[in-house]
RNA sequence: CGCCGGGUUACUCAACCGGGCGAACGGGGGACCCAGUGCGGAUCGAAGUGAGAUCCGCGGGGGCGAAUCGACCGGAUCUCUGGCCGUAGCGCUGCUUUCUCUGCGCGAGCCCGUCAGCUCACCUCGUAGGCAUCAGAGA
Numbered sequence: 001c002g003c004c005g006g007g008u009u010a011c012u013c014a015a016c017c018g019g020g021c022g023a024a025c026g027g028g029g030g031a032c033c034c035a036g037u038g039c040g041g042a043u044c045g046a047a048g049u050g051a052g053a054u055c056c057g058c059g060g061g062g063g064c065g066a067a068u069c070g071a072c073c074g075g076a077u078c079u080c081u082g083g084c085c086g087u088a089g090c091g092c093u094g095c096u097u098u099c100u101c102u103g104c105g106c107g108a109g110c111c112c113g114u115c116a117g118c119u120c121a122c123c124u125c126g127u128a129g130g131c132a133u134c135a136g137a138g139a
Base pairs, nucleotide, nucleotide: 002131003130004129008023009022011020012019013018024127025126026125027124028123029122034117038058039057040056041055042054043053044052060115061112062111063110064109069086070085072083073082074081075080089106090105091104092103098139099138100137101136
């Protein structure tokens, strides 16, 4: 110099792996309208059916991220776990951007805590972490 990622930067106090406040980028919550209303039982009501209200029990649900879904094999035994092969999707391919080709990789992990659809105003949070010594082509 370069890559993934939102994760950069100005000013200032100060003299410490510190603090404050902006800009920039990113995340969450949050109206009208729109969308939506799990399963079972009981009661009310209606009364041709359906729809509706209340109570009880069972099942939960959601977020960041590309990281979803499936087949096969094995170990455990009523559901968990390991291996492997694919896959939705994602990244790189070097002067920059777009499209195409070629080649090489990823396809994880973490968090909230029974609770959150969308969502103007508004409120609030983050500014990390991890890599690479290599460097193909056409318009």
Description
The RNA shown here (c-di-AMP riboswitch aptamer (ydaO/yuaA leader)) has 139 nucleotides and comes from a soil metagenome. Model confidence (mean pLDDT): 77 of 100. The RNAcentral record of the sequence draws on MGnify.